RNA sequence: GCUCCCAUAGCUCAACUGGCAGAGCGGCUGCCUUGUAAGCAGCAGGUUCCGGGUUCAAGCCCCGGUGGGAGCU
Numbered sequence: 001g002c003u004c005c006c007a008u009a010g011c012u013c014a015a016c017u018g019g020c021a022g023a024g025c026g027g028c029u030g031c032c033u034u035g036u037a038a039g040c041a042g043c044a045g046g047u048u049c050c051g052g053g054u055u056c057a058a059g060c061c062c063c064g065g066u067g068g069g070a071g072c073u
Stems, first nucleotide, its partner, number of pairs: 001072007010025004019056001027043005049065005
């Protein structure tokens, strides 16, 4: 220098053919317990890496950039 993959909640990751952004863990509250843990119920938490474009509608498609990873030379 070239090619490919990844970037979504605090963490690990889903999200089908473009059509309501989700799960587990963690956090908080309550129940249970003499108390703690475990268990049970509920709640909160998102500028989907950044900037544009296409579209009625974009996490998803297109262009550019940034960061990380792999390969080739």